Predicted 3D model of an 85-nucleotide RNA (transfer RNA) from Alienimonas chondri.
Rfam family: tRNA. The family's RNA type in Rfam is transfer RNA.
The organism belongs to Alienimonas, within Bacteria.
RNA sequence: GGCCGGGUGGCGGAAUGGCAGACGCAGCGGACUUAAAAUCCGCCGGACCGGAAGGUCCGUACGGGUUCGAAUCCCGUCCCGGCCA
Repeated sequence: GGCCGGGUGGCGGAAUGGCAGACGCAGCGGACUUAAAAUCCGCCGGACCGGAAGGUCCGUACGGGUUCGAAUCCCGUCCCGGCCA
């Protein structure tokens, strides 16, 4: 250099054009306990508004494009892995 595969929360990962992050781990709060462990319940991307409940916007490596609609399809770039030279 060419070809192939991949990049999504703190981590593993799901969704293959139609509510992004299912499910699990970690974390936080609570219940139980003399106390802890285990177990159970709730929360768990970011910003803003709100007393809260909740609401709005943004977010799938980065920049464009197609589409009513893109993590997914197309083009370019960066990074990682493999094969070839």